[in-house]
Context: one part of a larger RNA
RNA sequence: GAACGAACGCUGGCGGCGCGUCUUAAGCAUGCAAGUCGAACGGGAAUGCGGUGCUUGCACCGCACGAGAGUGGCGGACUGGUGAGUAACGCGUGGGUGACGUACCCCCCGGACGGGGAUAGCCCUUAGAAAUAAGGGGUAAUACCGGAUACGGUUCCGUGUGUCAGAGGCACGGAAGGAAAGGAGCUUCGGCUCCGCCGGGGGAGCGGCCUGCGUCCCAUCAGCUGGUUGGCGGGGUAACGGCCCACCAAGGCAAUGACGGGUAUCCGGCCUAAGAGGGUGAACGGACACAUUGGGACUGAGAUACGGCCCAGACUCCUACGGGAGGCAGCAGCUAAGAAUAUUCCGCAAUGGGGGAAACCCUGACGGAGCGACGCCGCGUGGACGAUGAAGGCCGGAAGGUUGUAAAGUCCUUUAGUCCGUGAGGAAUAACGCCGGAGGGAAUGCCGGCGGAUGACUGUAGCGGAAGAAUAAGCACCGGCUAAUUACGUGCCAGCAGCCGCGGUAACACGUAAGGUGCGAGCGUUGUUC
Numbered sequence: 001g002a003a004c005g006a007a008c009g010c011u012g013g014c015g016g017c018g019c020g021u022c023u024u025a026a027g028c029a030u031g032c033a034a035g036u037c038g039a040a041c042g043g044g045a046a047u048g049c050g051g052u053g054c055u056u057g058c059a060c061c062g063c064a065c066g067a068g069a070g071u072g073g074c075g076g077a078c079u080g081g082u083g084a085g086u087a088a089c090g091c092g093u094g095g096g097u098g099a100c101g102u103a104c105c106c107c108c109c110g111g112a113c114g115g116g117g118a119u120a121g122c123c124c125u126u127a128g129a130a131a132u133a134a135g136g137g138g139u140a141a142u143a144c145c146g147g148a149u150a151c152g153g154u155u156c157c158g159u160g161u162g163u164c165a166g167a168g169g170c171a172c173g174g175a176a177g178g179a180a181a182g183g184a185g186c187u188u189c190g191g192c193u194c195c196g197c198c199g200g201g202g203g204a205g206c207g208g209c210c211u212g213c214g215u216c217c218c219a220u221c222a223g224c225u226g227g228u229u230g231g232c233g234g235g236g237u238a239a240c241g242g243c244c245c246a247c248c249a250a251g252g253c254a255a256u257g258a259c260g261g262g263u264a265u266c267c268g269g270c271c272u273a274a275g276a277g278g279g280u281g282a283a284c285g286g287a288c289a290c291a292u293u294g295g296g297a298c299u300g301a302g303a304u305a306c307g308g309c310c311c312a313g314a315c316u317c318c319u320a321c322g323g324g325a326g327g328c329a330g331c332a333g334c335u336a337a338g339a340a341u342a343u344u345c346c347g348c349a350a351u352g353g354g355g356g357a358a359a360c361c362c363u364g365a366c367g368g369a370g371c372g373a374c375g376c377c378g379c380g381u382g383g384a385c386g387a388u389g390a391a392g393g394c395c396g397g398a399a400g401g402u403u404g405u406a407a408a409g410u411c412c413u414u415u416a417g418u419c420c421g422u423g424a425g426g427a428a429u430a431a432c433g434c435c436g437g438a439g440g441g442a443a444u445g446c447c448g449g450c451g452g453a454u455g456a457c458u459g460u461a462g463c464g465g466a467a468g469a470a471u472a473a474g475c476a477c478c479g480g481c482u483a484a485u486u487a488c489g490u491g492c493c494a495g496c497a498g499c500c501g502c503g504g505u506a507a508c509a510c511g512u513a514a515g516g517u518g519c520g521a522g523c524g525u526u527g528u529u530c
Base pairs, nucleotide, nucleotide: 001530002529003528004527006526007525008524009523010522013379014378015377016376017375018374019372020371021337026335027334028333030332031331032330035074036073037072040071041070047064048063049062050061051060052059053058054057081290082289083288090215091214092213093212094211095210096209097208100207101206102205105203106202107201108200109199110198111197113147115145116144122137123136124135125134126133127132154176155175156174157173158172159171160170161169182195183194184193185192186191216262217261218260223253224252225251228250229249230248231247233245234244235243265287266286267285268284269280270279271278272277292313293312294311295310296309315326316325317324318323343369345368346367347366351365352363353362354361355360382412383411384410385409392403393402394401395400416471418466419465420464421463422462426457432451433450434449435448436447437446474519475518476517477516478515479500480499481498485514486513487512488511489510495502496501
């Protein structure tokens, strides 16, 4: 000198864009943060209308509407948070997978025949303070289970091919075993269309595993290792592998730093620097890890399963003492800690995500607003003229000098702010309607064009007008380094100080004043890095 997620002191007008618990991965009241589908399914409260019976305000029946809960599907593995652990194929980069997976999406091929038995919900009971649980009856499905069929595909056997090499690659033949689900709309009632369903091939994107190289400090850590290193055979996995197991061999690593200890998420980047390098890993983007602590599996295409389950521990809460409930490192917010870090705000209008045929629903992701000079950038606090160089202050040798064109005064302007008015853009299209088109025997549907709702921010940005210099300047420094000096007070006191050093009676170094210098809505100090 530059920089900062900063803090502190003094001061503080506005706007834009960013950023904001770096400490205790400490504990959390409250609300919200993941649902959706009635076009998969059974059933249906309340309400309305009509009717019947009459004990005239109830019961029953039919129709309409259809809440809550339930079965089922998809999504809760994304998004969001944090950095505790981790020195590791964790990350970065380049490869490999002839050792692999993939729901939803796209393209292609082939199919969907015919049956069955249950179970929630519901009804009736029972136990319990509750959480919840148990028994009996009975019901549906795109829930579940057999049978049929099998273009592909799978497993096994055989033959051939192929590779540097092992094949689990490729081709042919045989055997075995393996599928499915319907719903909605239109119809000339034949069927057609759409969304789904099953088997298979390919793609895209995403992931698993392996590997070369790189990745902090300590040798005052020098030897480490028993599933340890390798083999054979098996188990397991989507897949290779001591991943696991039985047996066999005795190996494997290490001064090119094993093992141990300490510290630490890693990177793109960011800061600094002419560069090389050094430092760093907040915000934004990618990867990893974690979700009160430890362990475990289930479900599923996929699980570290944050707002799933089970067990154990600590803690908090409820209890009828038998037993139960909970997990903010999501968004706000609270307590504690600390030098220190924000609203229990608005909206799904946009972008994106989940569900749905769609309308739509959900979305503390996100879009916005609020608070904080925390940072960067921009603007303003007026402009021109104005010398009797006014008054006052300070200095003075009393002549004067300086503050100083500064003020007053005259003329002018109106950014920002205040008030009045006007007022974009962010909105693309969806449903639906009309017109046209391809196809078809027709319609729904499909394709194209036109029309066609919706704004949290917000009466915002901008624009027009009104009044009026009106509402807006401080902070640090002035001995040298280092730009800027005098007076008074103090008297090694009070104090200053980054270094050198000032202060003991004339202090340019302390304190105050005047003047000056620097920067300016900031200026200094402290901390940290180069």
Predicted 3D model of a 530-nucleotide part of an RNA (small-subunit ribosomal RNA, 5' domain) from uncultured Treponema sp. Model confidence (mean pLDDT): 84 of 100.